[in-house]
């Protein structure tokens, strides 16, 4: 100089002019308006204060608020799943370890058990789980053919061997190399794999290293399953609180009210057959003493009570909170001291429109630089312009979207001193 790895912080700046949600001060208008009530409400001004790193996806954990529940245990359902730590707590983080990738810095991986059982293992292949002869090597016997012979070639038979070599398949029952043998083979040996064992090293997961053993345990557990650890359900439409007409309940009360028409009977209270109306307040009845009164029902009518439905106010932001110093810790992170108070709507504000610069893009002009190529830089003049998204109890993660713009720590390669 040039290629790369891995964080961090920001995510348009300054002014004017209008304009809008909260809260606070003052002033003016009202003793008001709008509601049955509870509660809610004007104008002006002048101050404060008003979106995110993801507000998103609603995917994990929590707070909080109701519900259910005497404690403990098991079972069952569901997550989590390498080892230590962090945390309120997570499936998150931060340290580490193992497999695979990178010259490196580093990036990646859902990563407990497959010798507790069960099940699976397609197609293809001779064979896929206590494996297996298809081709093939080798070994006997028999026949041919060649050859002086010794043997070679082929071809059949074999209830002989063998797992090297080929070929199939995602996997073929340790790899490589010597030796061995008719061929062959952990049959033997050495190196590496594995396994259990002993030492050492670390808290561990785990790694070193010794001597053994001739290979036993093929693969899935994102199939049952087994081990270990966690989970009561539901959500701010949670949930308290104030409280109407109406319509149901209930309790007291009213010189309230329980008929009409035609026959019949008839003790003159009413009975018992038929009908009619039924928008003109509703029922339109028992039972006791008897020309009238009581009690029960049932109707209206007031007046009180208590419970919800719409409405209203709360819940609603001092909070695992933010910033700085400083201290522990490799790091997550945790302490202590100091400071600041920072949206809180609810048909739902946080916007508009002008100036002027910054950053990026594009044309145009001139210029260094360059292996005079591809291109990069710088300077001026123009236009074109801000990425991705919008609070809805709150918090800490995850994911998924971003135009750019700053920076820090580290790597490898080349070049000077």
């Nucleotide at each position: 100089u040039c290629a790369g790895a891995c964080g961090g912080u920001c995510g348009g700046a300054u002014g004017g002019c209008c304009g809008c949600g909260c809260c606070g001060g003052c002033g003016c208008a009202u003793c008001g308006g709008g509601g049955a009530a509870a509660c809610c409400c004007g104008c002006g001004u002048c101050g404060g204060u008003g979106a995110g790193g993801a507000a998103a996806g609603u995917c994990c954990g929590g707070g909080c608020u109701c519900c259910a529940c005497g404690g403990g245990a098991a079972c069952a359902c569901g997550g989590u799943g390498c080892c230590g730590g962090a945390u309120a707590a997570c499936g998150u983080c931060c340290g580490g370890c193992g497999g695979g990738g990178g010259c490196g810095a580093c990036c990646u991986c859902c990563g407990g058990g497959a010798a507790a059982g069960c099940g699976c293992c397609a197609c293809a292949g001779a064979g896929a789980g206590c494996a297996g002869a298809c081709c093939g090597c080798c070994c006997g016997c028999c026949c041919g053919g060649c050859u002086c012979a010794g043997g070679c070639c082929g071809g059949g038979c074999g209830c002989g061997g063998c797992a090297a070599g080929g070929g199939u398949g995602a996997a073929a029952g340790g790899g490589u190399g010597c030796g061995g043998u008719a061929a062959g083979a952990g049959c033997g040996c050495a190196c590496c794999g594995c396994g259990g064992c002993c030492c050492c090293g670390g808290c561990a997961a785990c790694g070193g290293g010794g001597a053994c053993g001739g290979c036993a345990u093929g693969g899935c557990a994102a199939g049952c399953c087994c081990c270990a650890c966690c989970g009561g359900g539901a959500g701010c439409a949670a949930g308290a609180c104030c409280g109407a007409a109406u319509a149901g309940g209930g309790a007291c009360g009213g010189c309230g009210g329980c008929g009409c028409c035609g026959c019949u009977c008839u003790u003159c209270g009413g009975a018992g057959c038929g009908g009619a109306a039924g928008g003109c307040c509703a029922a339109g009845g028992c039972g006791g003493g008897u020309u009238c009164c009581c009690g029960c029902g049932c109707c209206c009518c007031g007046u009180c009570c208590g419970g919800g439905u719409g409405g209203g106010u709360c819940g609603c932001g001092u909070g695992a909170g933010g910033c700085g110093u400083c201290c522990g810790g490799c790091g997550a992170c945790g302490g202590a001291c100091g400071u600041c108070c920072c949206a809180g709507a609810c048909g739902a504000a946080u916007g508009g429109c002008c100036a002027u610069c910054c950053a990026a893009c594009g044309c145009c002009g001139g210029g260094u630089c360059g292996u005079c190529g591809a291109g990069a830089c710088c300077c001026g003049g123009u236009g074109u312009g801000g990425a991705c998204a919008g609070a809805a109890c709150c918090c800490g993660g995850c994911u998924u979207a971003c135009a750019g713009a700053c920076u820090g720590u580290c790597u490898g390669a080349c070049c000077c001193c």